Context: one part of a larger RNA
């Protein structure tokens, strides 16, 4: 100087407390361990692995296994030699890859040859093989915590200290005062995006108040820019004003005004560094290793196994509910190998016609809610696993191993031990919708979007993590 302390002081955080809803018990989905296997490819492992890489494993993917092929090889270049191909047709072996057979078969030319294709020889290949403890790049975490440093000066033999401490204050090393320090940098804040209010400009594909027309009805038409909205530019919030407290910084106020009040809400943004943290399988790259194989092509299988254990989810155990009928209201997105109005068929998944739209124009679209009927406390009209049958769709192909529909079947489960997780407001809880990937889908996952919409916080003694000062130390 650090680090540590079941030392002290001050402070903060859904850290505790106060609340609400979960997990841990059941079924299922998914990931992991283990076991099994020819193979169950590889990586990730306290917090910081485990719905993670994977934002789509039937083939492909695919790296694994079994079997069958190739050896300059799947691609490209240079040099030498040979050649006429490519394509198309027929045909043999084969699971295919591949190995063969027969026919067809270039261009320019000064006839020397050249261009291009193919074969072959040589040189360059290839490797998801190893090392993340050789690396780049990227990322997680402490932590959006308030810290981490430098120049000059001063102090100290020196390591180093001071500044950065002290008194206040703040979300903040934020600011003020004091001060052997005076300044500065990276962080904080602000600048950026979005949301909340208003003005202005512009009105098409959006809108429709007033005027006219038309219809069974509808901004449907003429028209209009008022309103909503769209998207450019501006305004607006600064403790600016007032009162009180304070030297100041600042604090308090159900104060005024205001759409918004003290960082308005949300996002992006992550200092010096820590964990030899993660990744050689995104990519790049040093070294090592393989080279008729650890390269490469193909068929089938596997990654989907199953005495078990754990994580993350989902559906429930019901009446604030289930079911049937009627009825209302979003936002944000997607769409041509696509989204599809409308009509017809089918109980339905869907199919057959047909039309609009590369879309503010056409199209995909809510559910909880509300109004009625029914069920009457039961393993039930709860719950839907599992299994049987018949189908639909995608796709060469649904056996291993897809999703969906209909009928039947109807398991466990009556609120879950010790323990444990999330959340402070348009939040939790609850309800649906969209979308990336994608032929299809194992999506209950991820990322977004809106609808309905709470309870509680006395407080900081305690648990956990962190910041500053101080103290002890046989630790570095």
């Nucleotide at each position: 100087u650090g680090a540590c302390g079941g030392g002290g002081g001050c402070c903060c955080g859904c850290a505790c407390a106060a609340g609400c809803g979960g997990a841990g018990g059941a079924g299922c989905a998914u990931g992991u361990g283990g076991u099994u296997u020819a193979a169950u490819u590889c990586g990730a492992u306290g917090a910081u692995a485990c719905g993670c890489g994977a934002g789509g494993a039937a083939c492909c993917u695919u790296a694994c296994c079994u079997g069958g092929g190739c050896u300059u090889a799947a691609a490209u270049g240079u040099a030498g030699a040979c050649u006429g191909c490519a394509u198309u047709c027929a045909u043999g072996g084969g699971a295919a890859a591949c190995c063969g057979u027969g026919a067809u078969u270039u261009c320019c030319u000064u006839c020397g040859g050249g261009a291009c294709u193919g074969u072959u020889u040589a040189c360059a290949a290839g490797g998801u093989g190893c090392u993340g403890c050789a690396u780049g790049g990227u990322u997680g975490u402490c932590g959006u915590c308030a810290g981490c440093u430098c120049g000059u000066g001063c102090c100290g033999u020196g390591a180093g200290g001071u500044g950065u401490c002290g008194g206040g204050u703040u979300a903040a090393g934020u600011c003020c005062c004091a001060u052997a320090a005076c300044g500065a940098g990276c962080g904080c804040a602000a600048c950026c995006c979005u949301u909340a209010u208003c003005g202005u400009u512009a009105g098409u594909u959006g809108c429709c108040a007033g005027c006219g027309g038309a219809u069974a009805a509808u901004g449907c038409c003429g028209g209009g820019g008022a309103c909503u909205c769209u998207a450019g530019c501006g305004a607006a919030a600064c403790u600016g004003c007032c009162a009180c407290c304070g030297u100041a910084a600042g604090g308090u106020g159900a104060g005024a005004g205001g759409a918004a009040g003290g960082u308005g809400g949300g996002g992006a943004u992550g200092a010096c560094g820590u964990c030899a943290a993660a990744u050689c399988a995104g990519c790049a790259c040093g070294g090592c290793c393989c080279u008729u194989a650890u390269g490469u092509c193909c068929a089938g299988g596997g990654c989907u196994a199953c005495a078990c254990a754990c994580g993350u989810g989902u559906u429930a155990c019901a009446a604030u509910g289930g079911u049937c009928g009627g009825u209302a209201c979003a936002g944000a997105g997607g769409g041509c190998a696509g989204c599809u109005a409308u009509c017809u068929g089918g109980u339905g998944a869907c199919a057959g016609a047909a039309u609009g739209c590369g879309a503010a124009u056409c199209u995909c679209g809510a559910a909880a809610g509300c109004c009625g009927g029914u069920c009457c406390a039961a393993g039930u009209u709860c719950g839907g696993a599992u299994c049987g049958a018949a189908g639909u769709c995608u796709g060469c192909a649904a056996c291993u191993c897809g999703a969906c529909u209909u009928c039947g079947u109807g398991a466990a489960g009556c609120u879950g031990g010790a323990u444990u997780c999330g959340c402070u407001a348009g939040u939790a809880a609850u309800c649906g919708c969209a979308u990336a990937u994608c032929a299809g889908c194992a999506a209950u996952g991820g990322u977004g979007c809106g609808g309905u919409g709470a309870a509680u916080a006395c407080g900081u003694u305690c648990c956990c993590g962190g910041g500053c000062c101080u103290u002890g130390u046989a630790c570095a």

This is a predicted structure of a 476-nucleotide part of an RNA (small-subunit ribosomal RNA, 3' major domain) from a marine sediment metagenome.
The RNAcentral record of the full RNA draws on SILVA.
The coordinates come from a structure-prediction model, not an experiment, and the mean pLDDT is 80.
Rfam family: Bacterial small subunit ribosomal RNA.